Predicted 3D model of a 72-nucleotide RNA (transfer RNA) from Pedobacter frigoris.
It matches the Rfam family "tRNA". By type it is a transfer RNA. Its family is annotated with triplet codon-amino acid adaptor activity in the Gene Ontology.
The organism belongs to Pedobacter, within Bacteria.
The coordinates come from a structure-prediction model, not an experiment, and the mean pLDDT is 80.

RNA sequence: GUCUCCGUAGUUCAAUGGAUAGAAUUUUGGUUUCCGGUACCAACGAUAUGAGUUCGAAUCUCGUCGGGGACA
Repeated sequence: GUCUCCGUAGUUCAAUGGAUAGAAUUUUGGUUUCCGGUACCAACGAUAUGAGUUCGAAUCUCGUCGGGGACA
C1' cells in the first nucleotide's frame, strides 16, 4: 500500500430497520444484621466520529479515527 473483520454502560455481552437501547457485574443508596459479609430492592451509567438513504438507523451506504487479521 491492497483486502478483510471489529468498535454499544467502568467491565463482559444482548437488541428482525419500529415502544423510553436491555441484562449480568462494578459503584452508590436503602432493607435485613449488634457490626461486617451474604441476600433482597432501587438509582446512576453507553451506540467511536461526520454525512447520506429511509416515515423511522445501534442496525443499511460512504468518509474519518482507533484496534485485530491476511497478502505484498